[in-house]
RNA sequence: GCAGGUGUAGUCUAGUCUGGUUUAGGACGUUGGCCUUCCAAGCCAACAACUCGGGUUCGAAUCCCGGCACCUGCA
Numbered sequence: 001g002c003a004g005g006u007g008u009a010g011u012c013u014a015g016u017c018u019g020g021u022u023u024a025g026g027a028c029g030u031u032g033g034c035c036u037u038c039c040a041a042g043c044c045a046a047c048a049a050c051u052c053g054g055g056u057u058c059g060a061a062u063c064c065c066g067g068c069a070c071c072u073g074c075a
Base pairs, nucleotide, nucleotide: 001074002073003072004071005070006069007068010028011027012026013025020058029047030046031045032044033043034042051067052066053065054064055063
């Protein structure tokens, strides 16, 4: 340099193929509460996310174009 893949809460992940309106779901985590003599466990509640820009569309995490980061292959 060329080609391909991946990018979603603090962490991991579902959803993207086939766009559909709601609170973007789940697990772990953190905080508070309940329970307990205390802790742990358990239960309840809260917190927090679509890599960036543009386009298409009534509507984009999802489709298209470009950028960035990482990974793989080729040179």

A computed fold for a 75-nucleotide RNA from a Thermoplasmata archaeon, annotated as transfer RNA. Rfam family: tRNA. Rfam classes the family as a transfer RNA.